[in-house]
């Protein structure tokens, strides 16, 4: 943002923030400073990373000089050459150094780390600092020579033949040598030790004084220095030790024999079980296991407190191919040393040998992924040296990578016909955009020349000499070489077309997408940021979502069922002390960077310098003493006891009583009885139910009884006793804080269940049967085993609930019970006061998401326990543990969903209430379903049977007229700017109307014409302009009953003429929402009235309007005629009247007005009276908010899409009229209240010129001639019919009924009547005798009957619709039920609202887990064998210089080697313990638009 129709909480998932040793997509101008194998501590080619020191030593070697000597030459000289000097190079002796630098993070959770201590328990090489010394000898062993003859000669070269062993590494014989290399003696103390004092500390110690014993050195170069020994001191670094702190997990709970101590010895620099002997039984406890993981300065984040981290620098630790072990040293058990075992790798002559990049580079494998096999020691630093100097992959650079941070560039400024293109458009225009073009100016960075000497101080023969890389400076050219990515549906700033059509696809998270997608892809425009943007991981934040700061637990996840009671935690009231805690203050520290402040320094910043601040920590020594501790005395209030009442279904144990039941028995008694919604199964004549007596039996105890006691819970009820636990009241005697909670641990614990034994009367899981069902493994019946009871032992779970832990304080009240004492009134009783415990209602405040709660808190605190962190999977696996089982109790995980979930709210819904309506239903009348026509409609059919209408609300519906047209459909023939409508623009004076051909059904097409007729303006009528109107050609376009009514407007239905739907103010509520509008009455109504946080107003109802029913007043013609006249066979026929009816305008007239009763004083209602009329008088028209995506694109209108020689026009024909069959609405009938002839009255609304048509005539008739009369209160249609009167029929398929067909005719202002029209006439005469389950209509001038008339219309398929009158009813005065409706309450897991939601089995499919016969692998370990190298001990008959004795000879002492014990790495055997991976086969979970069986749960969900 996100659960909902809305709210409001709980809760979780999710975004934005900020960082990163990062990777990836896409793009990529500069420069600075940083950073850069996070994987495989897996391997490693090759090159370098530790050497210096000739001023320690002795050689060698070259090179100079100078030469003893010697060859040649006459000399000069020319060669050789011991030996000596100088110099240079160095392989070996020696010194130091190699234990630093570097480099990683595999072990390791304590032997390591920080911080504070301690070392009276240590050590220290280079440095420094003071002080004493520096003496006199000896012995070896490296190097070096040699392990060979010969020739030839310059006499120390050269050549042959072959050289100790070995291929190589490498080894051996013999010989002799130097030193700052090694050993002896000498000196010596403030050293060491031993004895013996002193002073001194808290202490094992320090300092000192005698005395005795013991111990040291090395020289070098050179004339001043470097060095060597001893001892004391100092600086840095080191070792050991304490204390505190350092990561999960108890599904690890006990662990430990050198283990914890002590005593001796041993080792070490040192303390010490650090190791060994011998002694004691001790030691430790989140020990011991297991998993993870180097630790800090700090870094990220975050307001802080915290959480994550721990790379780059800095400090410690750890390691260096794995695994052991020692040696050398001041340091080491040693990254580029030694040794041994192992893995792997090279190299070999097979006999051996060699090696270790976790140093900088580089390889190749790994992996998402990490760089050059670079340059110099020029500077910092290190090693050696006196010193030049040499080493130096530390270090300084420098490439590579946008990996990060920084900073700067990609121009400025003018410039509107707002150019062009691009996108959008309502077509006018808008946007990109001053953006670009053009104009003017600038030159950063990048390039190119050119010059400078800053990083630099050192060294020096004082002459000079060093930069690997980087940088200042000036000067040239020209806008010139430099902008990309994500995103725009809401969270989130940024919006429109097109394409796509639940497809492609997007998505963090709600979600988008099924023909009008701001969410997909494009494109244009926009917004964010920029050399970068984005995406993906991961940290921390938001998250108060583990809450120390700072959550909660009645119903949302949360109080153990309930109690004793142990550890710990907390704790009344004074008074002294004391100072651990605590507060102020102080010492030392908290390294250094880092962060922060302030200054500086790189052109600025990043970055860097310098000073401060900080570092919240730990610590030393002072001072306070109020609190907490503590360590002492006191107190009585907390608690406990004592005493004295009092109430009780408190418990365990025994005994007894009725009542019921049910069996036995025996009597009476004589046919059912029992059960249900009906019913069956059972039982009963072998005698039941029924009843009466008598006896067995097992359980449970009625009334009292309660809002009632009792108990810690669970629970507890007839009555008696007997044992026993606890409450409460009074009163204030004793003790003196004993207190409270309570992990762990003990106990108790319904109900089922289990184990012996018993007992079983009712009642009753399994279980049989009867019924219901579609089934019915239920629910209802009829019967029954377990169990239900007793003793005893186990189980230990319940919604074990007040869903509410125990305790103690305080914080308005009011009534009510139950147990006690009191107090008022002389006394009792009643009553009233007030008061303790206990038990309940209702309620102020407060609290709470609300419901509620509320002195028995869920108020306000305090203690102390217990539990919770989304739904699910799951209270389950697997592990321990407890049980005889059942099964308990502890308790995850993987994968899955974005919700789950509380309290309230409006609604819809209930086979939940109440209340009320209504032809809903009763109670009547008359229909429909049955037959036959008609008429719509499904189905079928067909070329085509054009399309819609689909429960009530389609179906005599759109059609109020389908033969042709309508027509929208199908065959077929034609037309292409077009039947029809605008602009343009071509042609021609044409064109139009008439008339005649040709093809052809027609349309059409293509011909003639001596016919008529052709606009406006001048005109001299000769004509002469002009092109409007028609036509015609082309182009825009027309046209479509083509789709979409789920894109739409406008109409209409329907709920329903129901009584209802809202608003504004106000008030309540956190809020949705409520109130109002409920409630009481009453109404046909939310109509009125009344009460009332409502008050008032709107749409609706009512009324206002038509029409009728009455009267009045005006006016009478075409209506009327009472009086009065005239007339006529006869009529208002005429005069004529304005009274009557009637017609048409305006009015009265009713209004609960008036009486009575009844109601609240009201509104209303009852009755009554006058009245034509009376309680809305009858009918009509009128239809709120809404609701059905309800209907109509085929009545119009229209968005979109589709077509355009066709889905458009025209035209003939044919089709909407088919016809095994269903079904709707209807007529007309089955007959006698009929049918039929004959006669004879009595309406009202209509409609009439394309008409209605009289009278006469004809015709059996439908109908024809004919035509008076009427444009209609005047003529006509017209005869009204049912009725009534007199006949005929006499209950039958008829004298009922009329279908079917046949024959002959009639009508159409029809072009036609076959498909397909309507009447007449005769003939024919089907079906059908009142219609099954159902099911419709009606409440009065109604139903039911009966005719009439009218709109569509040439005619008609009307028996239809819409009107009109005529004759005219019977029931009801109720509201149980069946529909429908309203209101009010209720539950709700529904809101697409019960046509809802939704559970579970099975099948499919896909993921993860558990068990499994086992297999396979790691890990720690335990027993035992094996035992390398090496230390430490033994042992030596082999070897053997230094020192001792000894004249010697020899011999000792040591030392080499050799063997030999302990210890012990690899390795093996054995038998478990973990942990993991796989496994036929098997469990369950999850998840998945439309599979199956049912429908368990929500409403009384239909059996709560």
């Nucleotide at each position: 943002g996100u659960u909902u129709g809305a709210u409001c909480c709980u809760g979780g998932c999710u975004c934005a923030g900020a960082a990163c040793g990062a990777a990836c997509g896409c793009u990529g101008g500069c420069g600075g400073c940083g950073u850069g194998g996070c994987u495989a501590a897996g391997a490693c080619a090759u090159g370098c990373a530790a050497g210096u020191c000739g001023a320690a030593c002795g050689g060698a070697u070259c090179a100079u000089u100078u030469g003893c000597u010697u060859g040649g030459g006459u000399a000069a000289c020319c060669g050789a050459a011991a030996g000596a000097a100088u110099g240079a190079u160095u392989a070996g002796u020696g010194g130091c150094g190699a234990a630093a630098g570097g480099g990683u993070g595999a072990g390791g959770a304590a032997u390591a780390g920080a911080u504070a201590g301690g070392u009276a328990a240590c050590g220290u090489a280079c440095c420094c600092u003071g002080u004493a010394c520096u003496u006199c000898g000896g012995a070896a062993a490296a190097g070096c020579g040699u392990c060979a003859g010969g020739u030839g000669c310059u006499u120390g070269c050269a050549c042959c033949u072959u050289u100790c062993c070995g291929a190589a590494a490498g080894g051996g014989g013999c010989g002799g040598u130097a030193a700052u290399a090694c050993c002896g003696g000498a000196u010596a103390a403030u050293g060491u030790g031993g004895c013996a004092g002193a002073u001194u500390g808290c202490a094992g110690g320090a300092u000192u004084u005698g005395u005795c014993a013991c111990c040291a050195a090395a020289g070098a170069u050179u004339a001043a220095u470097c060095g060597g020994u001893g001892c004391a001191g100092g600086a840095g670094c080191g070792g050991c030790c304490u204390a505190u702190c350092u990561c999960c997990u108890a599904u690890c709970a006990g662990c430990u024999a050198g283990u914890u101590g002590g005593u001796g010895a041993g080792g070490u620099a040192a303390u010490g079980g650090c190791u060994c002997a011998c002694c004691a039984a001790g030691g430790c406890u989140u020990a011991c296991g297991g998993g993870u993981a180097g630790c800090g300065g700090g870094a990220c984040u975050g307001a802080g407190a915290g959480g994550u981290u721990g790379g780059c620098c800095c400090g410690c630790c750890a390691c260096a191919u794995c695994g052991g072990g020692a040696c050398u040293g001041a340091g080491a058990c040693a990254c580029u040393g030694c040794c041994c075992g192992g893995a792997c790798c090279u190299c070999c002559a097979c006999g051996g040998a060699g090696g270790g990049c976790u140093g900088c580079a580089g390889u190749a494998a790994c992996g998402a992924a990490u760089a050059u096999u670079g340059g110099g020691c020029a500077a910092u630093g290190g090693g050696c040296g006196a010193a030049a100097g040499c080493c130096u992959g530390a270090c300084c650079c420098a490439g590579c990578g946008a990996c990060g941070c920084c900073g700067c560039g990609u121009g400025c400024a003018g410039g509107a016909u707002g150019a062009a293109g691009u996108c959008c458009c309502u077509c006018g225009g808008g946007a990109u955009g001053u953006a670009a073009a053009c104009u003017g100016c600038u030159u950063u960075c990048a390039g190119g020349g050119a010059u400078u000497a800053a990083a630099a101080a050192g060294c020096u023969a004082c002459g000079g000499u060093u930069g690997a890389u980087u940088g200042g400076u000036c000067c040239c050219a020209g806008a010139a070489g430099a902008a990309g990515u994500c995103a725009c549906g809401a969270c989130u700033a940024a919006c429109u077309u097109c394409g796509u059509g639940c497809c492609a696809g997007c998505a963090g998270u709600c979600g988008c997408g099924g023909u009008a997608a701001g969410a997909c892809g494009a494109a244009g425009g926009u917004g964010g940021c920029a050399a970068g943007c984005g995406u993906u991981g991961u940290u921390c934040g938001g998250a108060a979502u583990c809450a120390c700061u700072g959550g909660g637990c009645u119903u949302a996840a949360a109080g153990c069922g309930c109690g004793c009671g142990u550890a710990g935690g907390c704790g009344g009231a004074a008074u002294u002390g004391u100072a651990a805690g605590u507060g102020c203050u102080u010492u030392g520290u908290g390294a250094a960077a880092u962060c922060c402040c302030u200054c500086g320094g790189c052109u600025u910043a990043a970055c860097c310098g310098a000073g401060g601040a900080a570092u919240u920590g730990c610590u030393u020594g002072g001072c306070a003493a109020a609190c907490u501790g503590u360590a002492a005395u006191u107190c009585u209030u907390g608690a406990g006891g004592c005493a004295g009442g009092u109430a009780g279904g408190g418990g365990u144990g025994u005994g007894u009583g009725g009542a019921a039941c049910u069996c036995u028995u025996g009597g009476u008694g004589g046919a059912g009885c029992g059960g249900u919604g009906g019913a069956a199964u059972g039982c009963g004549u072998a005698g039941a139910u029924a009843u009466c007596a008598a006896g067995a039996g097992g359980a449970a105890c009625g009334c009292c009884g309660a809002a009632g006691g009792u108990g810690a819970a669970g629970a507890c009820a007839g009555c008696a006793c007997a044992c026993u636990g606890g409450a409460c009241c009074u009163g204030a005697c004793c003790u003196a804080a004993c207190g409270c909670u309570g992990u762990g641990g003990c106990g108790c614990g319904a109900a089922a269940g289990c184990g012996u034994g018993g007992g079983g009367a009712g009642c009753a899981a399994a279980c049989a049967g009867g019924a219901u069902u579609a089934g019915a493994u239920a629910c209802c019946c009829u019967g029954g085993u377990a169990g239900u009871c007793c003793a005893c032992g186990c189980c230990c779970u319940a919604a074990a609930c007040g869903a509410u832990g125990c305790c103690u304080a305080c914080u308005a009240g009011a009534c009510u019970g139950u147990g006690g004492g009191g107090g008022u009134u002389c006394u009792g009783a009643c009553a009233c006061c007030a008061u303790c415990a206990c038990a309940g209602u209702c309620g102020a405040a407060g609290c709470a998401a609300a419901a509620g709660u509320g002195u028995u808190a869920a108020g306000u605190a305090g203690g102390c326990c217990g539990c919770c962190u989304g739904g699910g999977g799951a209270g389950u696996a697997c592990g321990g543990u407890c049980g005889c089982a059942a099964g308990g109790c502890u308790a995850a995980a993987a994968c899955u969903c974005a919700a789950a979930g509380g309290a309230a709210u409006u609604g819809a819904c209930g086979g939940g209430g109440g209340c009320u309506u209504a032809c809903a239903c009763a109670a009547g009348c008359g229909g429909u379903g049955g037959a036959g026509c008609a008429u719509g409609u499904g189905g079928a059919u067909u070329a085509a049977u054009u399309c819609g209408a689909a429960u009530c609300a389609a179906c005599g519906c759109g059609c109020a007229g389908a033969a042709c047209c309508u027509u929208a459909c199908c065959u077929a023939g034609g037309u292409u700017u077009g039947a029809c409508a605008u602009g343009c623009u071509u042609g021609u004076a044409u064109g139009c109307c008439g008339u005649c051909g040709u093809g052809g059904a027609a349309a059409c097409a293509u011909g003639a014409u001596u016919g008529g007729c052709u606009g406006c303006c001048c005109u001299u009528c000769g004509g002469g302009g002009u092109g409007a109107a028609a036509c015609u050609u082309g182009c825009a376009c027309a046209g479509g009953u083509g789709c979409u009514g789920c894109a739409u407007g406008g109409c209409u239905g329907u709920c329903g003429u129901c009584a209802g739907c809202u608003c504004g103010u106000g008030u309540c509520g956190u809020g949705a929402g409520a109130u109002g509008u409920c409630g009481g009455g009453u109404u046909a109504a939310g109509u009125c009235c009344u009460u009332u946080a409502a008050c008032g107003a709107g749409c609706g109802a009512a009324a206002c309007c038509c029409u009728u029913g009455c009267c009045g007043u005006u006016a009478g013609u075409u209506a009327c005629c009472a009086g009065c006249g005239g007339g006529u066979c006869a009529u208002g026929c005429c005069g004529g009247g304005g009274a009557c009816u009637c017609u048409a305008a305006c009015g009265g007239g009713a209004c609960u007005g008036c009486c009575g009763g009844u109601g609240u004083u009201a509104a209303a209602c009852c009755g009554g009276a006058g009245g034509a009329a009376g309680g809305c008088g009858g009918g009509g028209a009128u239809g709120a908010c809404g609701u059905c995506a309800a209907g109509u694109c085929c009545u119009c209108a229209u968005g979109g899409c589709c077509u355009u020689u066709a889905u458009a026009c025209c035209u003939a024909g044919g089709g909407c009229u088919u016809c095994a069959c269903a079904c709707g609405u209807g007529c007309u009938a089955c007959a006698a209240u009929g049918g039929u002839g004959a006669c004879u009255a009595c309406a009202g609304a209509g409609c009439g010129a394309c008409g209605c048509a009289a009278u006469g005539c004809c015709g059996c008739g439908a109908g024809g001639c004919g035509g008076a009369g009427c444009a209609a209160a005047u003529c006509g249609c017209a005869a009204a019919a049912a009725a009534g009167u007199c006949g005929c029929c006499c209950c039958a398929g008829u004298u009922c009924a009329g279908a079917u067909u046949g024959c002959a005719g009639g009508c159409u202002g029809g072009c036609a009547a076959c498909u397909c029209g309507c009447c007449u006439g005769c003939a024919u005469g089907a079906a059908g005798u009142u219609g099954g389950a159902a099911u419709c209509g009606c409440u009065a001038g109604u139903a039911a009957u009966c005719g009439c008339g009218c709109a569509u219309c040439a005619g008609c398929g009307a028996u239809g619709g819409c009107g009109c009158g005529g004759u005219g009813a019977a029931u009801g005065u109720g509201u149980u039920c069946c529909u429908a409706a309203g209101c009010c309450u209720u539950g709700u897991a529904c809101a697409c609202a019960c046509c809802g939601c939704c559970c579970g089995u099975c099948a499919a499919g896909u993921g993860a887990u558990g068990g499994g016969a086992g297999c396979c692998g790691g890990a720690a370990g335990u027993a035992c064998c094996c035992g390398a190298a090496g230390u430490c001990g033994g042992u030596u008959u082999g070897c053997u210089g230094a020192c001792c004795c000894g004249c010697a000879a020899g011999g000792g002492a040591g030392g080499c080697g050799a063997c030999u014990g302990c210890c012990u790495a690899c390795g093996g055997u054995a038998a478990g313990u973990u942990c993991g991976g796989u496994g036929a086969c098997u469990g369950g979970c999850a998840c998945u638009a439309a599979g199956u069986c049912g429908u368990a749960a929500c409403a009384a969900g239909g059996u709560a």
Small-subunit ribosomal RNA from a metagenome, 1504 nucleotides, folded computationally.
The coordinates come from a structure-prediction model, not an experiment, and the mean pLDDT is 82.
The sequence is in RNAcentral, with records from SILVA.